[in-house]
Molecule: RNase P RNA; transfer RNA
Organism: Caldifarciminota bacterium
């Protein structure tokens, strides 16, 4: 240059006109995100519960660290995979690179391993392997002396068959078979024995904040599955429709009134009382519906650049900028120059669009959705040198 | 806004770790003079994607779609 793959940044740019929420007397200011989304986790913040202990149901679980918390993140451990090198005869180990791990216990119990295979969980034996008995009344072959009617008999050997037995080395199944590999060793075999490895399990010291991890002894040598009951530890609940606050109208209780309440007028400095017009409702106290207010947005706040701590996630300090708050719910529409996209045109050009989606108590997060453009890393492929 | 619950055949529902199955529908036959009923045989599915697991329709877990309920309370 060209295609993929990962990661990141931005997510139509400027200018007018006119509208709409929200502040402000007003002039003016400010008005969606990266995700506002799913509602998966964590908190704040409100309100309930709560001596203490149990039970159900549910969640969460490698170590440190970070962070307000976390099922985030970072960084270690341990692992699993796939490729590469390098020791070793082999078994196996080491190392490096990429990827993944819901990663407490399977030596508490209970459960499951389907088909296929002898046998799938007290192990157990199809095939073979080898030992032993039998063959008189079983076969094939071989085969010594007597005897012999010369055919055989007899005896021993192999092979096979049946019966009893040891073996689990090989061979089959199977996702998975009672340590691998080697040498001894046996009637054949076998951790039976040794030697090297691989695993578990105990103890003792080392290293490390730890999970761990090395190294010395002793014992041993079948598993997987808890995203299957289960066991250990941990963990209170609901959620801005939390919650408070006023209160039309309707209701529930009381009180007062024709002996005249409520209203208006006189009078008084002014209230009561008095006097006077009107004539049937007037107050009061609870719980509260519609509505209304408040919780409501300046915060564990974001952005930028030094500085300094830390391996890294962060974290400290300065300094400068920024801030929707709406209740059926603003954030938009028009015009103009641009840039990208698709269409139609022989061009000129014109017509359409600008990704996913869009705030509703708020912030950490995770995951999901994304036109295109910009930048970095890392395959391939092609030219050229 | 806050929280439950579901997805299997063209429809209704079974199956809940080991080969996915009923009924209705629907094709095709048999059977009738002809249809209907009966018989017989056949076609059709586990929303999607990743995980655990020797193996998922089923267990986790995320996506997507559909239902569903909650304020105070009179």
């Nucleotide at each position: 240059g060209a295609g993929g793959c990962g990661g990141g940044u931005c997510g139509g740019a400027c200018g007018g006109u006119c509208g709409c929420c929200c502040g402000g007397c007003a002039a003016c200011g400010g008005g969606a995100g990266g995700a506002a989304a799913g509602u998966c986790c964590g908190a704040g913040c409100a309100c309930c519960a709560c001596a203490g202990g149990g039970c159900a149901a549910g969640g969460c679980a490698c170590u440190c660290g970070u962070c307000a918390a976390g099922a985030g993140c970072g960084a270690g451990g341990c692992u699993g995979c796939a490729g590469g090198c390098c020791g070793g005869a082999a078994a196996c180990g080491g190392c490096c690179u990429g990827u993944g791990g819901a990663c407490g216990g399977a030596a508490a119990g209970u459960g499951u391993c389907a088909c296929a295979g002898a046998a799938a969980c007290c192990a157990u034996a199809c095939c073979g392997c080898c030992c032993c008995g039998u063959c008189c009344g079983c076969a094939g072959c071989u085969c010594a002396a007597a005897c012999u009617u010369c055919g055989g008999a007899c005896u021993u050997g192999c092979u096979g068959g049946c019966g009893g037995g040891g073996u689990a080395a090989g061979g089959g199944u199977g996702a998975a078979a009672a340590a691998g590999u080697g040498c001894g060793g046996u009637a054949a075999g076998a951790g039976c024995g040794c030697a090297c490895u691989g695993c578990c399990g105990g103890c003792g010291g080392c290293g490390g904040c730890g999970a761990c991890g090395g190294c010395g002894c002793c014992g041993g040598c079948g598993g997987a599955c808890a995203a299957a009951c289960c066991c250990u530890g941990c963990c209170g609940g609901u959620g801005c429709a939390a919650g408070a606050c006023g209160a039309a109208u309707a209701u529930g209780g009381g009180a007062a009134c024709a002996g005249g309440a409520c209203u208006g007028g006189c009078c008084c400095g002014g209230u009561c009382c008095g006097c006077u017009a009107u004539g049937a409702u007037u107050c009061c106290c609870g719980g509260g519906u519609g509505c209304g207010u408040c919780g409501c947005u300046u915060g564990a706040g974001g952005u930028u650049g030094a500085c300094g701590g830390g391996u890294a996630a962060c974290c400290g300090c300065c300094a400068a900028c920024c801030c929707a708050g709406a209740u059926a719910a603003a954030u938009g529409a028009c015009c103009g120059u641009c840039a990208c996209c698709g269409g139609c045109u022989c061009a000129g050009g014109c017509c359409g669009g600008u990704a996913c989606a869009g705030a509703a108590c708020u912030c950490g997060g995770c995951u999901u959705a994304c036109a295109g453009a910009c930048c970095c890393g890392c395959c391939u492929c092609g030219a050229a040198c | 806004g806050c929280g439950g619950c579901c997805a299997u055949a063209g429809c209704u529902c079974a199956g809940a770790g080991g080969u996915a199955g009923a009924g209705c529908c629907c094709u095709g036959g048999c059977u009738u003079c002809c249809c209907a009923a009966g018989c017989c045989a056949g076609u059709u599915a586990c929303a999607c994607g990743g995980g655990u697991u020797c193996g998922a329709u089923u267990c986790c877990c995320g996506u997507u779609g559909g239902c569903c309920g909650c304020u105070c309370u009179a």